[in-house]
Context: one part of a larger RNA
RNA sequence: CUGGGCGUAAAGGACGUCUAGGCGGUUGGAUAAGUCAUUUGUGAAAUCCCAGGGCUUAACCCUGGAAGGUCUUGUGAUACUGUCCGGCUUGGGUGUAGGAGAGGAGAGCGGAACUCACAGAGUAGCGGUGGAAUGCGUAGAUACUGUGAGGUACCCCGAUGGCGAAGGCAGCUCUCUGGCCUACUACCGACGCUGAAGCGUGAAAGCGUGGGGAGCAAAGGGGAUUAGAUACCCCCGUAGUCCACGCCCCAAACGAUGUUCACUUGGUGUCGGGAGCCUAUAUUUCUCGGUGCCGGAGCUAACGCGUUAAGUGAACCGCCUGAGGAGUACGGCCGCAAGGCUAAAACUC
Repeated sequence: CUGGGCGUAAAGGACGUCUAGGCGGUUGGAUAAGUCAUUUGUGAAAUCCCAGGGCUUAACCCUGGAAGGUCUUGUGAUACUGUCCGGCUUGGGUGUAGGAGAGGAGAGCGGAACUCACAGAGUAGCGGUGGAAUGCGUAGAUACUGUGAGGUACCCCGAUGGCGAAGGCAGCUCUCUGGCCUACUACCGACGCUGAAGCGUGAAAGCGUGGGGAGCAAAGGGGAUUAGAUACCCCCGUAGUCCACGCCCCAAACGAUGUUCACUUGGUGUCGGGAGCCUAUAUUUCUCGGUGCCGGAGCUAACGCGUUAAGUGAACCGCCUGAGGAGUACGGCCGCAAGGCUAAAACUC
């Protein structure tokens, strides 16, 4: 390499969108490029294979045949693939009527808590711990009341719930806006699937400029603990956490499970629609789409998965190939930096 694999052993790209490419529903006709049959030419000799023969045998040698190709010339076949022409409606899309939702962006508003300031009232403690101390307090703290200011996060509802491609999204209202589901089956008529590159999105931390700063809190300071304590506990506390704009691009970015389609026993919850029964609701039956649990066949090394597959098949992409060296060096590309992406070898076992 062929092959075998990728939930946990090495291995699914963090996620989307799209280009090239690969693959592609159903039916009729044409064509005959692929495909298949036959034929022409050629494919040197030696070698290999088969048959026969020659050296006493063998190796070796001789004779004949066969084999050897994305090759080539005609002729023919038309199932499949391709190409061209014409239909179809199941895939896909559009329309109409409804529906649910923390989906996204911007603006405004609200209450609780917290801290600070001022005022009132009030006196000796408060705070903190396993116990203490540092700390705060007679310059009047803590506890209580009132007023004001500020920043952050949104109690209950709340869920085993919902939405989103993923990251993620939760007080309330308004504006703008993406996607999804159901019913009807009116319209288009294969317009589809996947997707190397490319482009975009991408928690937290971090970076740049300018704001903001209540609480919390890396670093730092102090108090304890301890043999020590660069920790765990306590008192402080700066970046940061928040906002705007611009970068960074990594995560156990996880379901550690790529996307799409088809097929294959069931039970039981839950969310959003629709239909039947009913005067109507509830109940109940059926059905479409999501989200859970339990389990059958089957699969699996086992654990487990099990119509939301890790079952049975198909299409396309990504990735793996003993451990260490190493996700490193070098080079290239990107970044303000931190660093990221791509990615070896010697050597050792």